[in-house]
Molecule: SAM riboswitch aptamer (S box leader)
Organism: Acidimicrobiia bacterium
RNA sequence: CACUUAUCCAGAGUGGCGGAGGGACCGGGCCCUGCGAUGCCACAGCAACCGAGCCAAAGCGUCGGUGCUAACUCCCGCCCCAGACGCUGGGGAGAGAUGAGAC
Repeated sequence: CACUUAUCCAGAGUGGCGGAGGGACCGGGCCCUGCGAUGCCACAGCAACCGAGCCAAAGCGUCGGUGCUAACUCCCGCCCCAGACGCUGGGGAGAGAUGAGAC
C1' cells in the first nucleotide's frame, strides 16, 4: 500500500520551539492564521477500540497498547426520497480517519 470489520452530530489545552501558510487529495464554499496558525516537543486532559485487572451481569478509567484535544470527518460534489424545488431536510454510496483483525 491493498483486504475484512466496528465507529465517526459527544468530549478534551496550556507552555516551549519555529516562522508561513493551513483545514487529507481535486473543484467549489466557508473558516483558522504575524494577537504566530499548520507542524514538532513537553506536560495536562478527553475518550473507552484492544490487552490486563475488578464484576453474576450491566459496567468500572485502575495498569498497559493505540487514538484524539477549532468548526459534524468544517460543509458540498455521486445516487435516492420528501418538500414550500436555483433551495432545504433526510437516507445511502464513494473517499478519508481511528481501532481491532487478516496478509